[in-house]
Small-subunit ribosomal RNA, central domain from a metagenome, 347 nucleotides, folded computationally.
Context: one part of a larger RNA
RNA sequence: CUGGGCUUAAAGGGGGCGCAGGCGGUCCAGCAAGUCGGCAUGUGAAAGCCCUCGGCUUAACCGAGGAAUUGCGUCCGAUACUGUUGGACUAGAGGCUCGUAGGGGAGAGUAGAAUUCCUGGUGUAGCGGUGAAAUGCGUAGAUAUCAGGAAGAAUGCCGGUGGCGAAGGCGACUCUCUGGGCGAGCCCUGACGCUGAGGCCCGAAAGCCGGGGGAGCGAACAGGAUUAGAUACCCUGGUAGUCCCGGCUGUAAACGAUGGGCACUAUGUAGAGGUGGGCAACCAUCUCUGCCCAAGCAAAAGUAAUAAGUGCCCCGCCUGGGGAGUAUGGUCGCAAGGCUGAAACUC
Repeated sequence: CUGGGCUUAAAGGGGGCGCAGGCGGUCCAGCAAGUCGGCAUGUGAAAGCCCUCGGCUUAACCGAGGAAUUGCGUCCGAUACUGUUGGACUAGAGGCUCGUAGGGGAGAGUAGAAUUCCUGGUGUAGCGGUGAAAUGCGUAGAUAUCAGGAAGAAUGCCGGUGGCGAAGGCGACUCUCUGGGCGAGCCCUGACGCUGAGGCCCGAAAGCCGGGGGAGCGAACAGGAUUAGAUACCCUGGUAGUCCCGGCUGUAAACGAUGGGCACUAUGUAGAGGUGGGCAACCAUCUCUGCCCAAGCAAAAGUAAUAAGUGCCCCGCCUGGGGAGUAUGGUCGCAAGGCUGAAACUC
């Protein structure tokens, strides 16, 4: 390079935006770069290979001519396709108007239940915890119960196989700011599109730096148990952390283990959001979320209009196991470490 692949065998980048690049709707006209043609023309050294002759007695070997050299340049020509230039279009894409659902995002405020702590009242010997216990708490009055106060964190029921978001993710209520989707009208622009190496941005938890906060929970740690031991599982405590603000980190079973876009391809059934008809049951239609299954696909499990089917475009990635996501170099980071990423050797 050709080829084959990427749900589970190795393999989809964690997600988006987007420069370059690649690819790109319908019609008309021009050009002729790609493309195609001419036995046009120049070149494609010789030798060799192949064909036809010839020279050594033959062959090997050697000589002559031809063919070939599938290529490149020039000239002439063709114009379907690609390209390019000009013009036109509306089915892609975008806009406009009117609606609509939503835990989409950010900021500010508010609420109730529970928990812990504090103060006071009642009250007395236990409480707590477990498989059973003990450590622990309690006559300096605990636990229980009532009243008042404080603090922090999370928002029960609704809640759903349900909704929203590109992904991570998002769940009490109110207000302010703000992104996206969907439907109806079919008014406007007129291919403005798809993808996207680099790049930029976002990115759970844990972790890091500075400042706050700290109720509950709780790595580490201490003690009590268990046990042969018990650096665990269970219990009593408990620091970082978990929370907020600012700044880093950039990972994950970041999963649908399934990249994005477009088109097409049997049915059945349920849920969510619209629209139209029907006072309603229901019917039609668009979008989204599920289940079952036909053909097809698949090694099978399975998948099956939310494809893993049939095609096209673009990107990422794989190439036996271990060594190893290691070493080294580079680069990023405060660090932890991240990204890139081998080989010897071995089976």